[in-house]
RNA sequence: AACUGAAAAUAGCAAAUCCGUCGAAAGGCGGAGACGCAAAGUCAUGGAUCUAAUAUCGUGAUCACCACGAUUAUGAUCGCCAGACUGCCGAA
Repeated sequence: AACUGAAAAUAGCAAAUCCGUCGAAAGGCGGAGACGCAAAGUCAUGGAUCUAAUAUCGUGAUCACCACGAUUAUGAUCGCCAGACUGCCGAA
């Protein structure tokens, strides 16, 4: 130094939930809070999953409006998996 994750140590992050806020929603941000995490650091590159504003189709009585359903990311999830980059400590 690399692979790697035993023991500790220095640190770190922050699930669910609640409050506020942005958003059509999924979800994001901030505060409180800790389920847990050796990358639970960064990146939406591949897959996977979530939502359906928009668009299309169908139904409802119908030309419009409205309601419901189905399909559809350009939206989202890196604490879903993989990949890329970076990082603390040091046993076998």
A computed fold for a 92-nucleotide RNA from an uncultured Chloroflexota bacterium, annotated as c-di-GMP-I riboswitch aptamer.
It was read from a public genome assembly, where an Rfam model found it.
The model forms 95% of the base pairs in the Rfam consensus.
Its Rfam family is "c-di-GMP-I riboswitch aptamer". Rfam links the family to the GO term cyclic-di-GMP binding.